[in-house]
Context: one part of a larger RNA
RNA sequence: GUCUCUCAAAGGAACUCGGAAAAUAUCCACGUAACUCAGGGAGAAGGGGUGCCUCCUAACAAAGGGGGCGUAGUGACUAGGACCAAGCGAAUGUUUAUAAAAAUAACAUGUCUCCACAAUGUUGAAAAACAAUGUAUGGGGUUGUCACCUACCAAGUGACGGAAAGAGAAGAAUGUUGGUUACUUGAUGAAAGGGGAGUCGGCGACCGAAGACACGGUCCAAGGCGGUGGUAACUAUAACGGUCCUAAGAUAGAGAAAUUCCUUGUUAGGUAAGUUUAAUCAUACACGAAAGAUGUAAAAAUCUAGUCACGGUCUAGGAGAGAGACUCG
Numbered sequence: 001g002u003c004u005c006u007c008a009a010a011g012g013a014a015c016u017c018g019g020a021a022a023a024u025a026u027c028c029a030c031g032u033a034a035c036u037c038a039g040g041g042a043g044a045a046g047g048g049g050u051g052c053c054u055c056c057u058a059a060c061a062a063a064g065g066g067g068g069c070g071u072a073g074u075g076a077c078u079a080g081g082a083c084c085a086a087g088c089g090a091a092u093g094u095u096u097a098u099a100a101a102a103a104u105a106a107c108a109u110g111u112c113u114c115c116a117c118a119a120u121g122u123u124g125a126a127a128a129a130c131a132a133u134g135u136a137u138g139g140g141g142u143u144g145u146c147a148c149c150u151a152c153c154a155a156g157u158g159a160c161g162g163a164a165a166g167a168g169a170a171g172a173a174u175g176u177u178g179g180u181u182a183c184u185u186g187a188u189g190a191a192a193g194g195g196g197a198g199u200c201g202g203c204g205a206c207c208g209a210a211g212a213c214a215c216g217g218u219c220c221a222a223g224g225c226g227g228u229g230g231u232a233a234c235u236a237u238a239a240c241g242g243u244c245c246u247a248a249g250a251u252a253g254a255g256a257a258a259u260u261c262c263u264u265g266u267u268a269g270g271u272a273a274g275u276u277u278a279a280u281c282a283u284a285c286a287c288g289a290a291a292g293a294u295g296u297a298a299a300a301a302u303c304u305a306g307u308c309a310c311g312g313u314c315u316a317g318g319a320g321a322g323a324g325a326c327u328c329g
Base pairs, nucleotide, nucleotide: 002323003322004321005320006319007318010315011314014313019310027049028048030046035040052067053066054065055064069073081308082307083306085304087302110142111141112140114139115138121130122129123128146295147294149292152224153223157221158218160216161215171207175203176202177201178200179199180198183194184193185192226244227243228242230240253287265281267279269277
């Protein structure tokens, strides 16, 4: 030096990112608040007792009376610290085997949607694989007990729906047009011209599916949810009305939030003093309603702030014991 402990004056978290350690602790009876889903909360909190002898007792236990000892009677060991208030996720269970246990994931519940099994869906160029050794009380997406709710927008994107009309490919084709050509004009030859049928092309009225376009509903589909200038008899503010734009202009709730840049926002509580914290306001850079909004008893090795108790974390260090280590054998 490492590890495990012991002691302590005065103070008592002043330490530190952060109370790590200490304290509490058994059993008995008393007593026990807010809140609450009426079950809980609760071992709430809080204070008291606890050994031995004896009387009483059929016995055990318990109660009561009496006695006596110690600093100390759950005499060692074993053995909850408690309370107040916020955030988060309801909860028990789950997770990064080997630095993260959580507010993550899961969950019961709600809801949407497609799919009849060679399923829908996902991955892959394909073979195939998962789904699933499942089969609608199933699979997929999302939300996350519960209470109270879930507003407005269908313009664009998506998926869905349906009859008619328009446009519409290949193809077929009334027809039309060009090449070639028997033959013909050219004196009988040559050049040049004309040209039936057939054949090879060009164009083509008309017919012509899905998809797209158009139309319709659909947001617990992916999503979205405004500016601007004026106005009241102090001032300020704007119930009010003007104007522009939009598919609609953010409703209820909640709000400097796990979301607030400016910001240590304002006020007020706690402290002698508080960038944190609990309350309030609303000026939301950039909350908001199943990527759910708000609230919530219980429970949490969760996170934050405070109080009591404790106490070498600290003021500020000190002393001691033991086990490794180390030296010798």